[in-house]
RNA sequence: GGAGUCAGCCAGACAGUCGCUCUGCCUUCAGUGGCGGAGAGGAAAGUCCGGGCUCCAUAGGGCAGGGUGCCAGGUAACGCCUGGGCGGCGCGAGCCGACGGAAAGUGCCACAGAAAAUAUACCGCCUAAGCCUUCUCACGAAGGCCGGUAAGGGUGAAAAGGUGCGGUAAGAGCGCACCGCGCGGGUGGCAACAUCUCGUGGCAGGGCAAACCCCACCCGGAGCAAGACCAAAUAGGGGAACUAUGGUGCGGCCCGUACCGUUCCCGGGUUGGUUGCUUGAGGCGCACGGCGACGUGCGUCCCAGACGAAUGACUGUCCUCGACAAAACCCGGCUUAUCGGCUGACUCCACAC
RNA sequence: GGGCCGUUAGCUCAGCUGGUAGAGCACUCGGCUUUUAACCGAAUUGUCGUGAGUUCGAAUCUCACACGGCCCACCA
Repeated sequence: GGAGUCAGCCAGACAGUCGCUCUGCCUUCAGUGGCGGAGAGGAAAGUCCGGGCUCCAUAGGGCAGGGUGCCAGGUAACGCCUGGGCGGCGCGAGCCGACGGAAAGUGCCACAGAAAAUAUACCGCCUAAGCCUUCUCACGAAGGCCGGUAAGGGUGAAAAGGUGCGGUAAGAGCGCACCGCGCGGGUGGCAACAUCUCGUGGCAGGGCAAACCCCACCCGGAGCAAGACCAAAUAGGGGAACUAUGGUGCGGCCCGUACCGUUCCCGGGUUGGUUGCUUGAGGCGCACGGCGACGUGCGUCCCAGACGAAUGACUGUCCUCGACAAAACCCGGCUUAUCGGCUGACUCCACAC
Repeated sequence: GGGCCGUUAGCUCAGCUGGUAGAGCACUCGGCUUUUAACCGAAUUGUCGUGAGUUCGAAUCUCACACGGCCCACCA
């Protein structure tokens, strides 16, 4: 100097004028006026997970259903995060992984192929044994029957351990050596798992569980348009279901429990105000514990709260000419969108000293 | 703001226990008819919303995204 990896941060800047929302003080009959303060994001998004909060029972038991899925830890909780294991990618820094079980059972594997899982035999290879026929004096040869074989060819996405030697009629874990694999044991580790001049078994038998399922763990339902209060207005009307062995809370069912007029539909009225509403698993700094996620303690700060819904418009100057996009009960995550810029650590290549 | 559902031929819909996608109407051509309609026969119909993944194989199973639609206020 170039190429790259990881972590973190920023998201045009400054000045002036006029507005908007909330708020402190003063003021006014009155949100009437004045002065001051604060005012979107890293994703506010998708609503994909998890929790708080509220109501339904203090949220109960079972079935069904759903979710998660290597191990250990973190957390309020999680499908998130951290560390480790295993597998894959990269020269490397590093990155990626829905990663339990296919010897519990069931099911599926189209077409092709002999055979798709109780293995089997189209071509091929082999006639040692048994039988028959022909030829031959005979030894024997040829053909057939009964068969043997899975080395080779062929089919397929996938074909029943691999290589070599022996063996054989030809072959074959049939035997042996090495590699691989299963089971058991030892050692290390909390564990996943790793490892071993260890023992043992000729091999236990394909793939699919994002097919049913099995195993382990987790999950009650609804959502701030939840819920609470005040005010206004009206036809407190009509219909249906069920009568205590019932109905409803209770959501797919049963049990259990509480209550005894309760639910649903049609019709009618209103389109107002207050609350929930922002101090929170909160931010920042320091110390300590931990590899880390994180935890504990101390100090310090208050940082949007709207409801036709605020955060904008104009002017001037400058630059590299500015992306994706804007809260709506609140948090922790994930995912998706995003012009660019800055900082730190590390890796590889080239060159120079 | 919150909850739920859908996307397959030009239109309306099947197919979703994975094996190469259909029906009706419409359109085109031929027949019938003097002609049109109706009727009869034939043919063409597809990135299965998009992109990844699982699988030998995906409209179908899983994930992400896009687009469209429906419902949810209070009072008596």
Molecule: RNase P RNA; transfer RNA
Organism: Gammaproteobacteria bacterium